[in-house]
Predicted 3D model of a 1203-nucleotide part of an RNA (large-subunit ribosomal RNA, half B) from a Patescibacteria group bacterium. The full RNA is in RNAcentral, with records from ENA. Its Rfam family is "Bacterial large subunit ribosomal RNA". The coordinates come from a structure-prediction model, not an experiment, and the mean pLDDT is 83.

Context: one part of a larger RNA
RNA sequence: CCCUCGUUAAGGAACUCGGCAAAAAAGUGGCCGUAAGUUCGCAAUAAGGCCUCCCCGAAUUUAUUCGGGGCGCAGCUAACGACUUCAAGCGACUGUUUACCAAAAACACAGGUCCCUGCAAAACCGUAAGGUGAUGUAUAGGGGCUGAUGCCUGGCCAGUGUCUGAACGUUAAGGUGAGAGGUUAGCCGUAAGGCGAAGCUUUGAGCCGAAGCGCAGAUGAACGCCGGCCGUAACUAUAACGGUCCUAAGGUAGCGAAAUUCCUUGUCGGGUAAGUUCCGACCUGCACGAAUGGCAUAACGACUUGAAGACUCUCUCAACGAGGGACUCGGUGAAAUUACAAGACCGGUAAAGAUGCCGGUUUCCCGCAGCUAGACGAAAAGACCCCAUGAAGCUUUACUACAACUUGGCAUUGAUAUAAGGCUACGUAUGUUCAGAAUAGGUGGGAGGCGUGGAUCAUUUAACGUUAGUUAAAUGGGAGCCAACAGUGAGAUACCACCCUUAUGCAAUCUUAUGUCUAACUCUUUCCCUUCUAUCAGGGGAGAGAACAGUGUCUGGUGGGUAGUUUGACUGGGGCGGUGGCCUCCUAAAUGGUAACGGAGGCGUUUACAAAGGUUGGCUAGAUUCCGAUGGAAACGGAAUCGAUAGUGCAAACGCAUAAGCCAGCUUUACUGCAAGACAAACAAGUCGCGCAGUUACGAAAGUAGAAGUUAGUGAUCCGACCGUACGAAAUAGGACGGCGGAAGCUCAACGGAUAAAAGUUACUCUGGGGAUAACAGGCUAGUCUGGUCCAAGAGUCCAUAUCGACGACCAGGUUCGGCACCUCGAUGUCGGCUCGUCGCAUCCUGGGGGUGGAGAAGCUCCCAAGGGUUUGGCUGUUCGCCAAUUAAAGCGGCACGUGAGCUGGGUUCAGAACGUCGUGAGACAGUUCGGUCUCCUAUCUGCUGUGGGCGUAGAAAUUUGAGAGGGCUCUUCCCUAGUACGAGAGGACCGGGAAGAACGAACCUCUGGUGUGCCAGUUGUCCUACCAUGGGCAUUGCUGGGUAGCCAUGUUCGGCCUAGAUAAGCGCUGAGAGCAUAUAAGCGCGAAGCUAUCCUCAAGAUUAGAUUUCGUUAUAGAUACCCAAGAGACUAUUGGGUUGAUAGGCUCCAGGUGUAAGUCCCGUAAGGGAUUCAGCCGAGGAGUACUAAAUUAUCAAGUCGU
Repeated sequence: CCCUCGUUAAGGAACUCGGCAAAAAAGUGGCCGUAAGUUCGCAAUAAGGCCUCCCCGAAUUUAUUCGGGGCGCAGCUAACGACUUCAAGCGACUGUUUACCAAAAACACAGGUCCCUGCAAAACCGUAAGGUGAUGUAUAGGGGCUGAUGCCUGGCCAGUGUCUGAACGUUAAGGUGAGAGGUUAGCCGUAAGGCGAAGCUUUGAGCCGAAGCGCAGAUGAACGCCGGCCGUAACUAUAACGGUCCUAAGGUAGCGAAAUUCCUUGUCGGGUAAGUUCCGACCUGCACGAAUGGCAUAACGACUUGAAGACUCUCUCAACGAGGGACUCGGUGAAAUUACAAGACCGGUAAAGAUGCCGGUUUCCCGCAGCUAGACGAAAAGACCCCAUGAAGCUUUACUACAACUUGGCAUUGAUAUAAGGCUACGUAUGUUCAGAAUAGGUGGGAGGCGUGGAUCAUUUAACGUUAGUUAAAUGGGAGCCAACAGUGAGAUACCACCCUUAUGCAAUCUUAUGUCUAACUCUUUCCCUUCUAUCAGGGGAGAGAACAGUGUCUGGUGGGUAGUUUGACUGGGGCGGUGGCCUCCUAAAUGGUAACGGAGGCGUUUACAAAGGUUGGCUAGAUUCCGAUGGAAACGGAAUCGAUAGUGCAAACGCAUAAGCCAGCUUUACUGCAAGACAAACAAGUCGCGCAGUUACGAAAGUAGAAGUUAGUGAUCCGACCGUACGAAAUAGGACGGCGGAAGCUCAACGGAUAAAAGUUACUCUGGGGAUAACAGGCUAGUCUGGUCCAAGAGUCCAUAUCGACGACCAGGUUCGGCACCUCGAUGUCGGCUCGUCGCAUCCUGGGGGUGGAGAAGCUCCCAAGGGUUUGGCUGUUCGCCAAUUAAAGCGGCACGUGAGCUGGGUUCAGAACGUCGUGAGACAGUUCGGUCUCCUAUCUGCUGUGGGCGUAGAAAUUUGAGAGGGCUCUUCCCUAGUACGAGAGGACCGGGAAGAACGAACCUCUGGUGUGCCAGUUGUCCUACCAUGGGCAUUGCUGGGUAGCCAUGUUCGGCCUAGAUAAGCGCUGAGAGCAUAUAAGCGCGAAGCUAUCCUCAAGAUUAGAUUUCGUUAUAGAUACCCAAGAGACUAUUGGGUUGAUAGGCUCCAGGUGUAAGUCCCGUAAGGGAUUCAGCCGAGGAGUACUAAAUUAUCAAGUCGU
């Protein structure tokens, strides 16, 4: 010193984030007594008060009561065994949870409500069989949300979801299959080549074809959402009221600075001396709000917050004691760590904080015990931050798949009826421009056809219908009717044939729908048999369902249920923002080129036959001033002057008058095939182009023309499609397909383009890296900051400078906020507090001075000065700040925002949870709130505090000097001078003298107190000494009351003084330079708590090792070992003593403590009392006394040479 304990004067939470920890209390004994509130059960053992031992007697329900007596400081006597109250938040409650940092407000809960589920249930596990649900059946089961109870639960269905609906639209496989392509027997053709049946084959329009989606509706205790602006009342203020815009609807009740309020410590009230917390209100709700429930709420809570009582070492402020460690000895014996080790300080330097470099300073060698400031200490390839075409978890309206669910087709899969539809065949009907007998479907044939087997005609009915009629049937009737002939583009339903449109009948077939059937198939219904057992299996019968279901396959939909992935870059860290390709200018440093999240702008085109292209020819803008009808600043005409300022489709630059600008004529070179040679350039791209050939335009011609005054107006490759070519064609022919040439399809704009196709989150996180890159600290810098100087407009009645000082200028500092990104990411722990300091001075106080708008006193301001000092509380995590009360004063800063291998851990900054807000969500928030492991018993080196050993200092012992080093250095109040100076008064000094005190420091223990675990006494429970008595053990030393020595403070004593020297600011003397003046230049003074001494301590390793005195020289001086010890002490050392001895123990006496022992006797029934007895006992204290132990003995110890 640490750990675990005991006690503590006075005060009593002043400690601290917080009464953490500790203490305390009759604390599930008895009697009395008990509030608010309340769900009437509670609250409640509320709170609070009193009693309790022993003996005797009595009563009695045998557990107590009453009466009397006794002792002690104390009777639940020890041990065990709730502190209580008031108020608020949250959660109703008992429960549950992160085994190992979170026990909670989180989870659960009873209750509420919504949704699903009719039994082979829903839901779930499983590939299936099978199982759970449940041997249950809607008072049941599953899921979601809320969370007892009370009062309640508002508006919105636009979005999303869910459910319902089915008319219409869209829509897959499949069915149907118009049409098209390939091939070619054949045909045509002199040939080239063309056409092309069947079959095979490649395709394929339209139609049929479900769910879904669109569409319509419902639904909030489904996901969710629930406004803005302006004006208005007879003070002001406010707005019941009005207007207007938007919406699906605009937040109702209740609550409200709240677990929610940023501003904010809101404002007011309460509590406190003082209240960022707390309670009650207000309402301006950044950003409450109604089952993601709102508001209340008794009871409950190791929850959170505030207050009070009691109590205390939490504190003021520490002290003593006990045990276990630490230390010494004996035994045994690790670890991390370790480039090296011959490991100092200061200043500087350096990859920017040096034991190791540079310059100084200091330092004999080596241990031991301690302390932790440093070794950017150890530990863990930083968890923060960034990066990686890293990983993983999670989310979703990211992308793409898959399970699952669902839809339809086909198969398993049969029969039949009806209805509807398609197709085919047959029958029947149907068909109206005009003209025309009249409702002429088309083409062909055709001169005849039909009729008693009943025609024309008439009536009725039916169908169609263009309202004119046509057709059919029935009845009557009884012999003719129609065509060719005229008209029409086409001529007869006279007749026949093949067809078209539309309709209808019948038949076959196909499709669809709805029924019925039974035989597939199903049955977790039942009977029989196998079968003695069998809720199983098989077989048989009955029954139910039934071609559905189930299953397989193809197919559409739904599909974070599951999976795989993506989610980019630059960047004065990253994110947010911005940017990304191309053109022009500046930066750019007079060729070219040249960066930045440097400064400015543009582009993603336009123009086509009446051109903005080509060519030929021609022309010249624009501004200012003056004059001229309407007429003006600007229209047109004229003049003068200037001279490219104009114009050039668009940005800018560079060009342009020979015009590239403007106008006109004719036109299409806005051509085809090439290309010498250059520019530019990593590549790929890009740019210019003489000349040749062809074909054109314009021009008389020379010539010019392969778009545009130039520089932007853009996109590689793959892929498929298109045009052309006819190059290949897997036996051959042809062809599919491919090649080659051309042109089109990308805001592939992240523009050299990862894919056809891609967003988020991580605080649950992980890996690899980075000081290539942020947060802390350091460094550089000094915009900002702080301080100062200069100038002096002005304020100050007057007056710049007593004091203040604008506009400006210049410095310093390195405490703020920054900038930079230089050390550190194989770790430099981060705010505040505590502890301990140390330095600077730009001084808060104290000291000395100058000025004053200084009368005195009190101030203001400046100069010198760093010796010392610089408070306690309330609030808050706070630094800071505000407040209370003091003070001489309550200084500002640095030291890694000093100090976590010194402490704390309240804040910040992991994992849990909640609120507000944001987000669809996972989640997020320099927003809030409750909770949340601080490693090393061991320090190697440096450093520091102590304490030894060695050697040296030419033998020792004692006493010293002091080079040097350290410490100390404070301040106040009162009195006197003196109520004097001063002042009208009020008030009220300097200088000088004295007294008392505060804080601080040192020493000590006489006093006051504390402790005092080997002293004394009392006492509870229990055990032992056979019993009684007396003693002893254990229960924290059992507890309680006292207490010697020692050690202590809160106690006592003492300290700071005084004086001298040299000075600072300042004040002077003499005095020149400069005949004066001048405190200065030479010279001489005064002058401060500051400096040097004086005071205290250490100090000759002061290697410069000093001095003095005494002893000693060959067996002595002296010392040590060894022994007894304590005034010493971790060990060592030191000190006392060692028989010629009081060193320790013992003994005796005394001081002092306790408080009257035991035994005996006496009194009392007993408990108990009295006497003997101020007794007995007693650790450390003081004396005395050799009884015991310091026995015997050993070791070291001074020389010559040299100077």